[in-house]
Context: one part of a larger RNA
RNA sequence: UGACGGGGGCCCGCACAAGCGGUGGAUUAUGUGGUUUAAUUCGAUGCAACGCGAAGAACCUUACCCGGGCUCGAAGUGCAGGUAGUAAAGAGAUGAAAGUCGAAUGAACCGUUAAGUCGGUUGCCUGUAUAGGUGCUGCAUGGCUGUCGUCAGCUCGUGCCGUGAGGUGUUGGGUUAAGUCCCGCAACGAGCGCAACCCCUAUCUUUAGUUGCCAGCACAUAAUGGUGGGAACUCUAAAGAGACUGCCUACGCAAGUAGAGAGGAAGGUGGGGAUGACGUCAAGUCAUCAUGGCCCUUACGUCCGGGGCUACACACGUAAUACAAUGGCCGGUACAGAGGGCAAAGGCGCGAGCCGGAGGAAAUCCCUAAAACCGGUCUCAGUUCAGAUUGGAGUCUGCAACUCGACUCCAUGAAGGUGGAAUCGCUAGUAAUCGCAGAUCAGCAUGCUGCGGUGAAUACGUUCCCGGGCCUUGUACA
Numbered sequence: 001u002g003a004c005g006g007g008g009g010c011c012c013g014c015a016c017a018a019g020c021g022g023u024g025g026a027u028u029a030u031g032u033g034g035u036u037u038a039a040u041u042c043g044a045u046g047c048a049a050c051g052c053g054a055a056g057a058a059c060c061u062u063a064c065c066c067g068g069g070c071u072c073g074a075a076g077u078g079c080a081g082g083u084a085g086u087a088a089a090g091a092g093a094u095g096a097a098a099g100u101c102g103a104a105u106g107a108a109c110c111g112u113u114a115a116g117u118c119g120g121u122u123g124c125c126u127g128u129a130u131a132g133g134u135g136c137u138g139c140a141u142g143g144c145u146g147u148c149g150u151c152a153g154c155u156c157g158u159g160c161c162g163u164g165a166g167g168u169g170u171u172g173g174g175u176u177a178a179g180u181c182c183c184g185c186a187a188c189g190a191g192c193g194c195a196a197c198c199c200c201u202a203u204c205u206u207u208a209g210u211u212g213c214c215a216g217c218a219c220a221u222a223a224u225g226g227u228g229g230g231a232a233c234u235c236u237a238a239a240g241a242g243a244c245u246g247c248c249u250a251c252g253c254a255a256g257u258a259g260a261g262a263g264g265a266a267g268g269u270g271g272g273g274a275u276g277a278c279g280u281c282a283a284g285u286c287a288u289c290a291u292g293g294c295c296c297u298u299a300c301g302u303c304c305g306g307g308g309c310u311a312c313a314c315a316c317g318u319a320a321u322a323c324a325a326u327g328g329c330c331g332g333u334a335c336a337g338a339g340g341g342c343a344a345a346g347g348c349g350c351g352a353g354c355c356g357g358a359g360g361a362a363a364u365c366c367c368u369a370a371a372a373c374c375g376g377u378c379u380c381a382g383u384u385c386a387g388a389u390u391g392g393a394g395u396c397u398g399c400a401a402c403u404c405g406a407c408u409c410c411a412u413g414a415a416g417g418u419g420g421a422a423u424c425g426c427u428a429g430u431a432a433u434c435g436c437a438g439a440u441c442a443g444c445a446u447g448c449u450g451c452g453g454u455g456a457a458u459a460c461g462u463u464c465c466c467g468g469g470c471c472u473u474g475u476a477c478a
Stems, first nucleotide, its partner, number of pairs: 001478002003475003007472007015462002019426005026321008034312002042053002064307007077129007088105001092101003107122005132296002135294003141290002143285003146281001148279001153192006159168003172183003198273004203241007213230002217228003244267001247261001248259004323419001327378007339367003342359001346355003385416001390411007432454007
């Protein structure tokens, strides 16, 4: 100087407390461990691995296993030699495919020469330099990422103090979300962080008015901005305004704090996002990519068929669905946002779906709610709860659904009575609950990323648990 303490002081954080909903019990989905296997490819392992890499394993992917092939190779660049029945093209044979064998047909270009005469190129063969490797080392590395932590810290120049390591500044008194600001001070300044500048959102103004809008005036219809028209409103998308403790009161030297204060759409960082200091963990990644070293080279390379990654006594994580009446079922009636490129009307089918193809390269057309509300029924039961499992019949995608896809219909109807110790999330348009869309994608979503609808409870407080910041103290630790 740090680190540590079941030392002290001060202060924060859904850290506790106060609340709401879960996990841990059941079934299923998914990941992992373990076991099994010819193979169940590899990586990730406390927080910070485990619905993670994987935004989608039937083949492919695919790296694994078994079997069948190829060997200058699946692709690329040179060098040397050879090459006309050669390159190209390939009937056919064999085969699971890859591949192997292969009849008939059959060259071109440039230069040169009397002449397909000679040389070269395309291509092929041989040799060679190389290729190739998801083989090893993340403890040789770059790059990228996680974490402490969006925590308020981390440093430098000059000066001063100390023999020196180092200190001071950065401590102190206040204040703040903040090393934020004020005051003081052997310090005076500065940098990286904080904040602001950026984006979205909440209000208004201006400009603009189609594909969006319809107040007022007409027309038309069973009805609809459907039509003329309008530029008000909504909205769209560009430019601005607006919030700064600016004003008032109280306290204070100041910074600032308090006030159901005024005004205001918004009030003290308005809400959300992007943004991650010096560093820590030899943290993660050689399998995105790049790369040193090492290793393989008729194989650890490469092509193909099939299988595996989907196994199953079990253990754990993360989710979905439930155990019901604030509910289930039936009928009727409404209301989104964001996004995509798709498919309407009509017809057939109980349904998945099929036929059909208007419109739409899109504010124009298409895909678009559910909870909610109104009425009826069920009456506390393993039930008209719950839907696993299994049998049968189908639909769709795709060369192909056996291993191993999703969905539909009929039948079947398991566990499950609100879950031990323990443990997680959340402070407001949040939790909880309800559906919708998208990426990946032929097909496949209970996952992920977004979107809107309905919409709470509680916070006395900081003694305690966890993590963190500052000062101080002890230390046989570095």

The prediction has a mean pLDDT of 81.
A computed fold for a 478-nucleotide part of an RNA from an uncultured Chlorobiota bacterium, annotated as small-subunit ribosomal RNA, 3' major domain.
The RNAcentral record of the full RNA draws on SILVA.